[in-house]
Molecule: SAM riboswitch aptamer (S box leader)
Organism: Acidimicrobiales bacterium
């Protein structure tokens, strides 16, 4: 990154730096100097996959925490040939 499939109503803290804006986009409506957002260090959930056990026609279910994610509000709500994340793939 075109583009397949499969989720997207659960779940996750504390410091440090910085310093005006942020929730992708429009309209809403929120967070935010009681410092949001964003990086960093430690924690942390557990959503895919990997690995293990169980079961097994399917569906799956339970353990880990290695790969990647992820830790305001139901992807915040509504719209959109909208958006994300995982696996596969050009």
């Nucleotide at each position: 990154c075109a583009u397949u499939c499969a989720u997207c109503a659960a779940g996750a803290g504390c410091g440090g730096c910085u310093g005006a804006g942020g929730g992708a986009c429009g309209g809403g409506c929120c967070c935010u100097u009681c410092g949001a957002c964003g990086c960093c260090g430690c924690g942390g959930c557990a959503a895919c996959c990997a690995g293990c056990g169980c079961a097994c026609a399917c569906c799956g279910c339970g353990c880990c925490a290695g790969g990647u994610g992820c830790c305001a509000a139901u992807g915040c709500c509504c719209g959109a040939g909208c958006g994300a994340u995982g696996a596969g793939g050009a």